[in-house]
RNA sequence: GGUUCCAUAGUGUAAUGGUUAUCAUGUCUGCUUUACAAGCAGAAGGUCCUAGGUUCCAGACCCAGUGGAACCA
Numbered sequence: 001g002g003u004u005c006c007a008u009a010g011u012g013u014a015a016u017g018g019u020u021a022u023c024a025u026g027u028c029u030g031c032u033u034u035a036c037a038a039g040c041a042g043a044a045g046g047u048c049c050u051a052g053g054u055u056c057c058a059g060a061c062c063c064a065g066u067g068g069a070a071c072c073a
Base pairs, nucleotide, nucleotide: 001072002071003070004069005068006067007066010025011024012023018056027043028042029041030040031039049065050064052062053061
């Protein structure tokens, strides 16, 4: 220098262009226990990396950028 892939809650992760963005784990509250753990019930936590475009509608499509990874040279 070239090509390809990835970026979504604290962490990991799902989502065919269309309902209030999913699940697990973690955190918080309550129940249970002498207490802890486990279990059960509930809650909080996301403007989906940034900007622009396409569209009636974008987390998903297109372009550019940023960061990361792999391969080629």

Transfer RNA from Mesocricetus auratus, 73 nucleotides, folded computationally. Its Rfam family is "tRNA". By type it is a transfer RNA. Its mean pLDDT, the model's own confidence on a scale to 100, is 81. NCBI's taxonomy places the organism under Eukaryota, Opisthokonta, Dipnotetrapodomorpha, Cricetinae, Mesocricetus.